[in-house]
Context: one part of a larger RNA
Molecule: small-subunit ribosomal RNA, 5' domain
Organism: uncultured bacterium
RNA sequence: GAUGAACGCUAGCGACAGGCCUAACACAUGCAAGUCGAGGGGCAUCGGGGUGUAGCAAUACACUGCCGGCGACCGGCGCACGGGUGCAUAACGCGUAUGCAACCUACCCUUGGGCGGGGGAUAGCCCGGCGAAAGCCGGAUUAAUACCGCACGAAACAUUUAGUACUCAUGUACUGGAUGUGAAAGAUGAGAAUCACCCAGGGCUGGGCCUGCGUUCCAUUAGGCAGUUGGUAGGGUAAUGGCCUACCAAACCUACGAUGGAUAGGGGUUUCGAGAGGAAGGUCCCCCACACCGGUACUGAGACACGGACCGGACUCCUACGGGAGGCAGCAGUGAGGAAUAUUGGUCAAUGGGCGAGAGCCUGAACCAGCCAAGUCGCGUGAGGGAUGAAGGAAUUCUGUUUCGUAAACCUCUUUUUCAGGGGGAUAAAAGAAGGGACGUGUCCCUUAUUGCAAGUACCCUGCGAAUAAGCAUCGGCUAACUCCGUGCCAGCAGCCGCGGUAAUACGGAGGAUGCAGGCGUUAUCC
Numbered sequence: 001g002a003u004g005a006a007c008g009c010u011a012g013c014g015a016c017a018g019g020c021c022u023a024a025c026a027c028a029u030g031c032a033a034g035u036c037g038a039g040g041g042g043c044a045u046c047g048g049g050g051u052g053u054a055g056c057a058a059u060a061c062a063c064u065g066c067c068g069g070c071g072a073c074c075g076g077c078g079c080a081c082g083g084g085u086g087c088a089u090a091a092c093g094c095g096u097a098u099g100c101a102a103c104c105u106a107c108c109c110u111u112g113g114g115c116g117g118g119g120g121a122u123a124g125c126c127c128g129g130c131g132a133a134a135g136c137c138g139g140a141u142u143a144a145u146a147c148c149g150c151a152c153g154a155a156a157c158a159u160u161u162a163g164u165a166c167u168c169a170u171g172u173a174c175u176g177g178a179u180g181u182g183a184a185a186g187a188u189g190a191g192a193a194u195c196a197c198c199c200a201g202g203g204c205u206g207g208g209c210c211u212g213c214g215u216u217c218c219a220u221u222a223g224g225c226a227g228u229u230g231g232u233a234g235g236g237u238a239a240u241g242g243c244c245u246a247c248c249a250a251a252c253c254u255a256c257g258a259u260g261g262a263u264a265g266g267g268g269u270u271u272c273g274a275g276a277g278g279a280a281g282g283u284c285c286c287c288c289a290c291a292c293c294g295g296u297a298c299u300g301a302g303a304c305a306c307g308g309a310c311c312g313g314a315c316u317c318c319u320a321c322g323g324g325a326g327g328c329a330g331c332a333g334u335g336a337g338g339a340a341u342a343u344u345g346g347u348c349a350a351u352g353g354g355c356g357a358g359a360g361c362c363u364g365a366a367c368c369a370g371c372c373a374a375g376u377c378g379c380g381u382g383a384g385g386g387a388u389g390a391a392g393g394a395a396u397u398c399u400g401u402u403u404c405g406u407a408a409a410c411c412u413c414u415u416u417u418u419c420a421g422g423g424g425g426a427u428a429a430a431a432g433a434a435g436g437g438a439c440g441u442g443u444c445c446c447u448u449a450u451u452g453c454a455a456g457u458a459c460c461c462u463g464c465g466a467a468u469a470a471g472c473a474u475c476g477g478c479u480a481a482c483u484c485c486g487u488g489c490c491a492g493c494a495g496c497c498g499c500g501g502u503a504a505u506a507c508g509g510a511g512g513a514u515g516c517a518g519g520c521g522u523u524a525u526c527c
Base pairs, nucleotide, nucleotide: 001526002525003524005523006522007521008520009519012379013378014377015376016375018372019371020337025335026334027333029332030331031330034077035076036075039074040073042070043069046068047067048066049064050063051062052061053060054059084290085289086288093215094214095213096212097211099209100208103207104206108203109202110201111200112199113198114197116150118148119147126139127138128137129136130135156181157180158179159178160177161176162175163174164173165172166171186195187194188193216262217261218260223253224252228250229249230248231247232246233245234244235243265287266286267285268284269280270279271278272277292313293312294311295310296309315326316325317324318323343369345368346367347366351365352363353362354361355360382413383412384411385410392404393403394402395401396400419463420462421461422460423459427454433448434447435446436445437444438443439442471516472515473514474513475512476497477496478495482511483510484509485508486507492499493498
């Protein structure tokens, strides 16, 4: 000098940033991923309409999916993002630089085509049964953009074949021929149309894989290895590869440190330093890994999947004892651990994300607010004048003087700030909606009425009145700052040297001084 700090004393305000470093310990409760009725059958609920019954009526009840809508269900997309943590990992994990003639990519953009005709089911609803529950079973019936055949069909793929060009070894690209494979779905709307659907090429974006170099300590770790090293054939994968399998060979790594052990997420960066270099990796960004512990796959464009599934384990809970349920390293919050780290807050207004034709819905992402001197920066606690150098304290060479000290009183002034009263909408010249218009027909323009959590906040004005606001540490040398009293190797101090045994500037108190200041010291760690 620095810090995600802690502790002691003290404490007026604001802005900006920060806040479990320990137990990847266990978790009560709430919320954190839904959405689409313009895919579907429907109608549990709410509102409206209609019909009926009762009633003079208000109204009540019943029926009816007719309308707005919509619980559960089928279906689509999303849930692989966003958010958290740093356990594991010394590794192509990360960083950097290449390669893939060995690869994939939903939504989006673009180009070229297509969208014909059928079928059988199933959830829901209904009926019945089992169970304490979680839930499960049987029967009947039904729809789709769910599922399955058929047709048409190539620039696509596979096999084969003729040729041209080229490279980087396996080869690649292009132009032809033959054979085989082989898709689709509708919805809204009066319509125009729009949105969807299928195949193929190109792009974008995101990923996968290979490789060079770099990447902590221990040799008081010297040998290690059996799918091990390579080949052939096959399997598997989007794809290469002992990734896996069979067979064959006997290789492969290692003192330029293999193997083993210990420690550790990596980087951008941060910090100290003139630099060289050292240390750290919290917040923010990128990558990786993990989601109670271990394993496995399913679905899917993408997961071997934090708030999905299955199995094993530990733990907790419910139980009618037969059996079941759960996973905060999401946001709050609780217990525990600890020197130590915050609210069970508000809003989707903005930004961003998911779904939707849209309106919109969801969003503990995000934006805000709350708590904490835990940090940095800024502001204030008044300014000018004022000597009888007042009183008082302290010191003293004691009728006196010095010091606190222009300090106070007193006079004049200001009102930052506090308080009171009043004003005050940047973040939205948005977006979206309605109406109108233009053309390039799905985009733009104009008009109108709206949409702000924070918040009556920030900020501004007026008024009163110096009013509401200073401490902490040190004073032997290093090191800025000295005297008195008490104590008497005691009590105590101390970073080092060292102080204290009767004149202690070093202990304790006082007066004074010095340093920093809303902080000041101490401790810990790094340079």